[in-house]
RNA sequence: GGGCCGAUAGCUCAAUGGUAGAGCACUGCAUUCGCAUUGCAGGGGUUGGGAGUUCAAGUCUCCUUCGGUCCA
Numbered sequence: 001g002g003g004c005c006g007a008u009a010g011c012u013c014a015a016u017g018g019u020a021g022a023g024c025a026c027u028g029c030a031u032u033c034g035c036a037u038u039g040c041a042g043g044g045g046u047u048g049g050g051a052g053u054u055c056a057a058g059u060c061u062c063c064u065u066c067g068g069u070c071c072a
Base pairs, nucleotide, nucleotide: 001071002070003069004068005067006066007065010024011023012022013021018055026042027041028040029039030038048064049063050062051061052060
C1' cells in the first nucleotide's frame, strides 16, 4: 500500500428497507427476621463519524476513524 471481517444499552449479542430488542448488569416493588434466590415493573441508545439514495436507512452506496485478519 491492497483485500476481507467487525463497530448497536454498562457488558455479551440480535434485528427481511417499515415503532431498535434479548440475556446479564442497574433501580423500585413483592417475597424473607435479614441476605440470597425467584416474580413483576421501570430507567438506560446521536446504531463509530460524515455524506448520498429512498416516502422511510442499523440495514443499500461513497468517504473516513478505530480494531481484527490475510497478501505484498

Predicted 3D model of a 72-nucleotide RNA (transfer RNA) from a bacterium.
Its Rfam family is "tRNA". It is annotated as a transfer RNA.
The sequence was found in a public genome assembly.